[in-house]
RNA sequence: UGAGUCAGCCAGGCGGCCGCGUCGGACCCACGGGUCCGCCGAGGAACGUCCGGGCUCCGUAGGGCAGGGUGGUGGGUAACACCCACCCGGGGUGACCCGCGGGAAAGUGCCACAGAGAACAGACCGCCACGCGUCACGGGUUCGCCCGAGGCGCGGGGUAAGGGUGAAACGGUGGUGCAAGAGACCACCAGCGUGCCGGGUGACCGGUGCGGCUAGGUAAACCCCACCCGGAGCAAGGCCAGACAGGGAGCGUUCGAGGGCUGCCCGCCCGAGCUCCCGGGUAGGCCGCUGGAGGCGUGCGGCAACGUACGUCGUAGAUGGAUGGCCGUCGCUCGUGCGGGGGUGACCGCGCACGAGAACAGAACCCGGCGUAUCGGCUGACUCAUCCG
Repeated sequence: UGAGUCAGCCAGGCGGCCGCGUCGGACCCACGGGUCCGCCGAGGAACGUCCGGGCUCCGUAGGGCAGGGUGGUGGGUAACACCCACCCGGGGUGACCCGCGGGAAAGUGCCACAGAGAACAGACCGCCACGCGUCACGGGUUCGCCCGAGGCGCGGGGUAAGGGUGAAACGGUGGUGCAAGAGACCACCAGCGUGCCGGGUGACCGGUGCGGCUAGGUAAACCCCACCCGGAGCAAGGCCAGACAGGGAGCGUUCGAGGGCUGCCCGCCCGAGCUCCCGGGUAGGCCGCUGGAGGCGUGCGGCAACGUACGUCGUAGAUGGAUGGCCGUCGCUCGUGCGGGGGUGACCGCGCACGAGAACAGAACCCGGCGUAUCGGCUGACUCAUCCG
């Protein structure tokens, strides 16, 4: 310098004008609200709503079944399907990455196409001996035949070494053996089961002996094993609480309910309706509502995730749902051109001008994760290759 791997960070700043929402203050008001001023006003994913929890209400003696979930081991955590470390398997020259990673020698099911045969299988080609037929050949002959080796066809057999099919064909290599073959037998290797020794908390690893010669895949098929799980969700839940129509009940109509004058009684006047319940705990309003498993820094413990002590920081809370737009300027990135530097060198910064670009997306009770989207840029550590000294 080029190509990569991993981890982390940023997501424009300032000013002006216009606009929106909560809150506070002042003023106006026809009590519905309005105007002005001031403070504050989205994210790394606020998103998807896929997991886990807090919170709320309902349910709940305890246990079991059903149903759902999780699945190497050890830790972390409020909890998790998340995170960290390690193990095993796979990929990469490497940094490193990926794994839906319990059980297929409990049982059942399934294994397309191709292929002869797909689970304790299979004879298509090939190989092998045998029987029959046929065709040549060689030798012998007492001419009747006899012996030997072979080709082709048919038949019923043997054979899983070779060919071919397939994702997969019932261990691999070499030898013995055989008519040809075959773990039929033997040696080594791989793998499986099992015993012992050593290491590790453990998954597991290393060594060694024995066994049978070999065990296919699939559990995101049923199933088995271990562990976990009550349900619904802020439209949870709580508080305040109407109006009109309509319906019902009670009291009352000179035996005067109720109302006005009134502080109360008396008195005077008006006088046929008045009160309660249902409608409806409905409409509407308020609370829940944002300070919480919080962020940052330092120390300590831990490989780490994380824990802990101390210090420090702090304003979104809308409810048809606000957080925006334009302009100027500075900064950033990219491209082109020009200029001037540094270094022994390979090479590397810097300045100016012009042009272009700036994404994905947006709170709605709150957190922890995962997944997905994102114009681009920056920082650190590491790997491989090349070049220079």
Bacterial RNase P class A, 389 nucleotides, folded computationally.
The prediction has a mean pLDDT of 79.
Its Rfam family is "Bacterial RNase P class A". Rfam describes the family as follows. Ribonuclease P (RNase P) is a ubiquitous endoribonuclease, found in archaea, bacteria and eukarya as well as chloroplasts and mitochondria.
It was read from a public genome assembly, where an Rfam model found it.
The model forms 94% of the base pairs in the Rfam consensus.